[in-house]
Context: one part of a larger RNA
């Protein structure tokens, strides 16, 4: 390499845009470059194959055919691929009308609670736990009322619910802004699919400057537990949680399941939409789900949102440890992150 894989066995890139490449819709015409056919040159001998023969026979040897699946060249076919021409509309996109939603950004505002502070009530005890203690508290705490401020997050509604490519996204509202879906068939004519490299986004933690700083809470401390207890329970608490710029770029980034197209029985329940309708419902189209025929797996299972039949593309795997480590190289301010083995062992 070939051949087999990638939901849980090794193996889907975190997620999108997009460059070269790769593939690529229907009808007609030209050309003949892949294609296919026939003829001609060439493919050195020796091997090696096969017949037949010679040394007693066999290694061995000769003679002969075939093969040398290649390459030139000519005459030719054009059904498929290719190059053009020249037209289509079913794939793509634009356009109109509508709809629906925690989509993203950026300002405003709301109330509960939580914490301080200021009053006032009042008085011995509060908190905490398995039990306790530390701790607060007569220099008046807890409680309990009223005012005041601060930051964070937004009970109920709230759901196998909706929306985004992930990552995520929830109080209420203006403000600018992507997407998706449905009607129409009204515009263009393949404009499309994937997509090594690139380029963009990317949960917390982390760093970098400046602000914040209620809650929680790494490290810390103290009390307890315990042989011990650098823990799990208490009581404190500082980074950090937030906020604007910038970095990091990593996750069980999970559906552990690439993107896209076409196929292949139904049934139910839901969220957005069109059309009918006797108002019961029926149907059509997208989604989110839940159970199955068929088929598929090693089973669990999947099962029109496939893990089924197939067709393009990428990307990935090749027994265990050594190892996602070393080294070198890139990027980063560190932390590290990508890229990635080898001796050794079993």
């Nucleotide at each position: 390499c070939u051949g087999g894989g990638u939901u849980u066995a090794a193996a889907g890139g975190g997620u999108g845009c997009g460059u070269a490449g790769g593939c690529g819709g229907c009808c007609a015409g030209a050309c003949a470059a892949g294609u296919c056919a026939g003829g001609g040159g060439u493919g050195a001998a020796a091997u090696a194959u096969c017949a037949u023969c010679g040394c007693u026979u066999a290694a061995c040897g000769a003679u002969g055919a075939a093969a040398u699946u290649g390459c030139c060249u000519u005459u030719g076919a054009u059904a498929c691929u290719g190059u053009u021409u020249g037209g289509c509309u079913u794939g793509a996109a634009a356009c109109a009308g509508g709809u629906u939603g925690a989509g993203g950004u950026u300002g405003g505002c709301g109330g509960a609670a939580u914490g301080u502070g200021g009053c006032a009530u009042g008085u011995a005890g509060c908190g905490g736990u398995g039990a306790a203690a530390u701790g607060c508290a007569u220099a008046g705490a807890u409680a309990u009322g009223c005012c005041a401020u601060a930051g964070a997050a937004c009970a109920c509604c709230g759901a196998u619910u909706g929306c985004g490519a992930a990552g995520g996204c929830a109080g209420c509202u203006g403000g600018c802004u992507g997407u998706a879906c449905c009607u129409g068939g009204a515009u263009u004519g393949a404009c499309g699919c994937u997509g090594a490299g690139g380029c963009a986004c990317g949960a917390a933690a982390g760093c970098g400057u400046g602000g914040g700083g209620a809650u929680c809470a790494a490290a810390c401390a103290g009390g307890a537990u315990u042989a011990g207890a650098u823990a799990c329970c208490c009581u404190g608490g500082u980074a950090g949680u937030c906020c604007a710029c910038g970095c990091c770029c990593u996750a069980a980034a999970c559906g552990a399941u690439g993107c896209u197209c076409a196929c292949u029985c139904g049934a139910c329940g839901u969220g957005c939409g069109g059309c009918c309708u006797u108002c019961g419902g029926g149907u059509u189209g997208u989604g989110c789900g839940u159970c199955c025929a068929a088929g598929c797996g090693a089973a669990a299972g999947c099962g029109u949102u496939a893990a089924g039949u197939g067709a393009g593309c990428c990307a990935c795997c090749u027994g265990g440890g050594g190892a996602g480590u070393a080294c070198g190289u890139u990027c980063g301010c560190a932390a590290g992150a990508a890229u990635g083995a080898a001796a050794c062992u079993c």